[in-house]
Context: one part of a larger RNA
């Protein structure tokens, strides 16, 4: 090098973008670097194989011959790969015209509920639990009525339902903005597809400045339980949780299933829009996205099954028994916390 893997047994990178590399749709035409053919030179003896000799045979020597699968020159060939030129439309984009959607960011409203607070009634407990007690209450609570202030979240709709690369997106308005689908067949005319390195986005909890602070509540007090209770349960509670700027860069970041692209029986249900028939109830035809089952096939089974884990093809990340260890050291990144790279000794 090459040969096997990666749902669940080591193993898909959190996800996009993309520079270089890898690979790439059709048709004519030239070139001849890959490729292939003939030809030539060279590929040192010895060794190897073959065929003859020479020591009584063999080992051993001697001779000839093939092989040395390579490289150089050169002549030629034009499928295929390349490289040039011209081209074509199916890939890939663009344009018109529709269309659906919690897709993003930004400002502004909105109602219910929670709490606290004031005012009234009202007059003795309220809470809490399996029982309790802490805790609250005559400085008037709980309850209930009206008001008013905040702050965080947006019920029914709501859905195996949508968008959005992923992380995630849910009250409403309005501005700004990114994708997607369909149907037309005007345009470009191969601009594709993957992507080490990079370079952006990324649940939550952490961090640092400033706000903010109703509920909930890591720590922390205290009250049960209990042998003990550093908890489960109850009363309180700071950070956090919200905003706004900047920082971490992880996750059971999951579909444990990388991206693209083609092919391969069917059945039923959702969603978006188009095209035809209709007796207006529906039907059927192309497309797309997102589910159940289920031929073939795959699979160690489970199960997968056109969204493949089938059958091939490109292109990239990762794996090599278990523990030591995702740990030491080194380097880089970060205020830190830590992240990312990442061994061996030993052992079994």
């Nucleotide at each position: 090098c090459u040969g096997g893997g990666c749902u669940u047994a080591a193993a898909g990178g959190g996800u996009g973008c993309g520079c270089a590399g890898g690979c790439g749709g059709u048709u004519u035409a030239u070139c001849a670097a890959g490729u292939c053919a003939g030809g030539u030179g060279u590929g040192a003896a010895a060794g190897u194989c073959c065929u003859c000799g020479g020591c009584u045979c063999a080992a051993c020597c001697g001779a000839g011959g093939a092989a040395u699968u390579g490289c150089g020159c050169u002549u030629g060939a034009a499928a295929c790969u390349g490289a040039u030129c011209a081209g074509c439309u199916u890939g890939a984009g663009u344009g018109a015209g529709a269309u659906a959607g919690g897709g993003g960011u930004g400002u502004g409203c909105g109602g219910a509920a929670c709490u606290u607070c004031c005012a009234g009634u009202g007059g003795a407990g309220c809470g809490g639990u399996g029982a309790a007690a802490u805790g609250u209450g005559u400085u008037g609570a709980u309850a209930u009525u009206g008001g008013a202030a905040g702050g965080a979240a947006c019920g029914c709709c709501g859905g195996u339902g949508g968008c959005g690369a992923a992380g995630g997106c849910g009250g409403c308005a309005c501005a700004c903005u990114g994708g997607g689908u369909c149907u037309c067949a005007a345009c470009u005319g191969a601009c594709g597809c993957u992507g080490a390195g990079g370079c952006a986005c990324g649940a939550a909890a952490g961090c640092c400045a400033g706000g903010g602070u109703a509920g909930c509540g890591a720590a922390c007090g205290g009250g049960a339980u209990u042998a003990g209770a550093u908890a489960c349960c109850c009363c309180g509670g700071u950070a956090g949780u919200c905003c706004u700027g900047g920082c971490u860069g992880u996750a059971a970041a999951c579909g444990u299933u990388g991206a693209g692209c083609a092919c391969u029986a069917g059945u039923c249900g959702g969603g978006a829009g188009g095209g035809g028939c209709u007796u207006c109830g529906g039907c059927c035809c192309a497309u797309c996205c997102g589910g159940a089952c289920g031929c073939a096939g795959a699979g160690a089974a489970a199960u997968c099954g056109a969204u493949a884990a089938g059958u091939a093809c490109u292109c990239c990340c990762c794996c090599u028994g278990g523990g030591g260890a995702g740990u030491a050291u080194g380097g880089u990144c970060g205020c830190a916390a830590g992240g990312c790279u990442g061994a061996a000794a030993c052992u079994c």

Predicted 3D model of a 348-nucleotide part of an RNA (small-subunit ribosomal RNA, central domain) from an uncultured prokaryote. The full RNA is in RNAcentral, with records from ENA.